[in-house]
Transfer RNA from a Methanobacteriota archaeon, 72 nucleotides, folded computationally. The prediction has a mean pLDDT of 81. The source organism's lineage runs through Archaea, Methanobacteriati and Methanobacteriota. Rfam family: tRNA. By type it is a transfer RNA. Rfam describes the family as follows. Transfer RNA (tRNA) molecules are approximately 80 nucleotides in length. The sequence is in RNAcentral, with records from ENA.
RNA sequence: GGGGGUGUGGUGUAGUGGAUAGCAUCAGGGGCUUCGAACUCCUGGACUCCGGUUCGAAUCCGGACACCCCCG
Repeated sequence: GGGGGUGUGGUGUAGUGGAUAGCAUCAGGGGCUUCGAACUCCUGGACUCCGGUUCGAAUCCGGACACCCCCG
């Protein structure tokens, strides 16, 4: 330098055009308990960035950035 893949809460992931962006974990609070652990309930927090297509974009398209792999 060329090609490919990936980018979603603090962390790990699901979601492939209209779901309230789901689950687990985590944090805070409540219940339970002699206290704690476990269990259980509630609450909190996310689509890498810019532009385009569309009535509607996490999702499709273009570019940028970051990381990983391959080639030179």